[in-house]
Model confidence (mean pLDDT): 79 of 100. A computed fold for a 101-nucleotide RNA from Dendrosporobacter quercicolus, annotated as Glycine riboswitch aptamer.
């Protein structure tokens, strides 16, 4: 003590039921085209530090370099493109709790 993990239930989008080969089937491999909401990548402002310049100055300002730095943005690595499964996120419960912060 405003906050609240994991877990349970419910809801939950997008994009070729594409083509070829193999297989009894399941499925596997290859090809072209796509999606973004598992996960992951990248960074804006601002902050911090350093160097240089201006400056009387250890003030301040500017430039450059580094560092910290968010997302439903971005990339499309991963994943996905009928159904099923998965699914960010949301609601309720757990919870008058103390596992979370």
């Nucleotide at each position: 003590a405003u906050g609240g993990a994991a877990c349970u239930c419910u809801g939950g989008a997008g994009a070729g039921c594409c083509c070829c080969u193999g297989u009894c089937a399941g499925c596997a491999g290859g090809g072209c085209g796509c999606c973004g909401a598992a996960g992951g990548u990248g960074c804006a402002a601002a902050g911090c530090g350093g160097u240089u310049a201006u400056g009387g100055a250890u003030a301040a300002u500017a430039a450059c370099c580094g560092u910290u730095g968010a997302a439903a943005c971005u990339c499309u690595c991963a994943g996905g493109c009928a159904a099923a499964a998965g699914g960010a996120c949301a609601g309720a419960g757990c919870a008058u709790u103390g596992c979370g912060g």